[in-house]
RNA sequence: UUUGGGCUUGGCGAUGGAGUUCGCCAUUAACCGCCUGAAGGCUGAUGACUCCUGCUCAACG
Numbered sequence: 001u002u003u004g005g006g007c008u009u010g011g012c013g014a015u016g017g018a019g020u021u022c023g024c025c026a027u028u029a030a031c032c033g034c035c036u037g038a039a040g041g042c043u044g045a046u047g048a049c050u051c052c053u054g055c056u057c058a059a060c061g
Base pairs, nucleotide, nucleotide: 009026010025011024012023013022016052017051018050019049020048021047033042034041035040
């Protein structure tokens, strides 16, 4: 200096916050949605679960 593994720590998982849990990555990283040749189109505040906030639809008052 390079590569692999373990422990610890930190970061990340398509738009906010919190808790739990799972996975990934080690700063040259993980991650930065999908369909389509283009035009254009589609879903969702979660990786998953729960709660809050915001947005959208329907019904009632």
Annotation:
The prediction has a mean pLDDT of 81. Fluoride riboswitch aptamer (crcB RNA motif) from a Cyclobacteriaceae bacterium, 61 nucleotides, folded computationally. It was read from a public genome assembly, where an Rfam model found it. Of the family's consensus pairs, 100% are formed in the model.